[in-house]
RNA sequence: AGACGUUUGGGCGUCGUUAAAUAGCAGGUUAGGCCCAAAGCGUGGGAGCCAGAUGGCUCCCGGUCCUG
Numbered sequence: 001a002g003a004c005g006u007u008u009g010g011g012c013g014u015c016g017u018u019a020a021a022u023a024g025c026a027g028g029u030u031a032g033g034c035c036c037a038a039a040g041c042g043u044g045g046g047a048g049c050c051a052g053a054u055g056g057c058u059c060c061c062g063g064u065c066c067u068g
Stems, first nucleotide, its partner, number of pairs: 002015004006039006025068004033041001044061007
């Protein structure tokens, strides 16, 4: 110097070519992903359309929380 935990920046953590994880303060909570700001990807709800059921596409709303 690299990669990963949705994206950018930062933090925290892990791994060593792989992209996972029992790690990421503790305990819980949530469908909601490690944290913060922003984003609005995933996740949630509604409407419409397509379709060979599961499903796909577009728009709208919304975007875990509590205690220490």
This is a predicted structure of a 68-nucleotide RNA (Pistol ribozyme). Its mean pLDDT, the model's own confidence on a scale to 100, is 86. Rfam family: Pistol ribozyme. On this family, see Weinberg et al., Nat Chem Biol 2015: "New classes of self-cleaving ribozymes revealed by comparative genomics analysis". The sequence is in RNAcentral, with records from ZWD.